This is a predicted structure of a 264-nucleotide part of an RNA (large-subunit ribosomal RNA, domain VI) from a Planctomycetota bacterium.
The coordinates come from a structure-prediction model, not an experiment, and the mean pLDDT is 86.
It was read from a public genome assembly.
[in-house]
Context: one part of a larger RNA
RNA sequence: CAAAGCAAACGUGAGAGGCCAUAACCCUAGUACGAGAGGACUGGGUUGUACGAACCUCUGGUGCACCAAUUGUUCUGCUAAGAGCAUCGUUGGGUAGCUAUGUUCGGAAUGGAUAAACGCUGAAAGCAUCUAAGCGUGAAGCCGCCCUCAAGAUUUCGUUUGCACGCCCGCAAGGGUGAGAGGCCCCUCGAAGACUACGAGGUUGAUAGGCCGGAGGUGUACGGCGAGAAAUCGCUUAAGCUGACCGGUACUAAUGGCCGAACU
Numbered sequence: 001c002a003a004a005g006c007a008a009a010c011g012u013g014a015g016a017g018g019c020c021a022u023a024a025c026c027c028u029a030g031u032a033c034g035a036g037a038g039g040a041c042u043g044g045g046u047u048g049u050a051c052g053a054a055c056c057u058c059u060g061g062u063g064c065a066c067c068a069a070u071u072g073u074u075c076u077g078c079u080a081a082g083a084g085c086a087u088c089g090u091u092g093g094g095u096a097g098c099u100a101u102g103u104u105c106g107g108a109a110u111g112g113a114u115a116a117a118c119g120c121u122g123a124a125a126g127c128a129u130c131u132a133a134g135c136g137u138g139a140a141g142c143c144g145c146c147c148u149c150a151a152g153a154u155u156u157c158g159u160u161u162g163c164a165c166g167c168c169c170g171c172a173a174g175g176g177u178g179a180g181a182g183g184c185c186c187c188u189c190g191a192a193g194a195c196u197a198c199g200a201g202g203u204u205g206a207u208a209g210g211c212c213g214g215a216g217g218u219g220u221a222c223g224g225c226g227a228g229a230a231a232u233c234g235c236u237u238a239a240g241c242u243g244a245c246c247g248g249u250a251c252u253a254a255u256g257g258c259c260g261a262a263c264u
Stems, first nucleotide, its partner, number of pairs: 001152001005163007015149004021049007033038001051106005059100004066093005071086006110144003117137004165178005182259004186202005207253003210249005216242003223236005
């Protein structure tokens, strides 16, 4: 820009892509078959392997803004308590998120047309013949069924709903101005994201931060009191601290501006 006014929401699916695997064991059955050795078809069931998708409840990993321990050194006048630096100084743990080696799920069932093959009827060729006319059965393969994208599918699809004029100037064409469904910029953000896009919000507000409560993590803070010669230990104290998690709460920040159809 188009899709024959302007929009919002929901659809259809031309077309495109994906998937398509396989084994062992058990029953049928030690049956059919076979002198025996051996040993099925078929049908049913169970469990795996590889591959794929999603997810983080569990098992783990990571987790450089969480907690603790600890070495050296400098500093906060000193004690104590801390801070900086030393690979995040080192070490032990660890929330969210992200993850696999973890968890769940998938290939199925089924329809159509067929291949090889097997048939029915049947002449040419009084017989025979699956084929010449005609009609069937038949595969992990083909077309569907399943999953994903999809109307720039210009052959430009459908449904529903919303909004589609006033005033002023002008003979008119047109100009100005207001209203107008809806949308955009901007702003607060996001299990969305390279940018964009997508999604949640913008005071008629819980969108983010802060604060409050909780979960989870760490593991019992500082100070005080007591015991001990001291190191240290006990009580106060499952304390103190706590990033992303779950809620609540307008305290802070979401100011403001623009476009937009006229009967095509």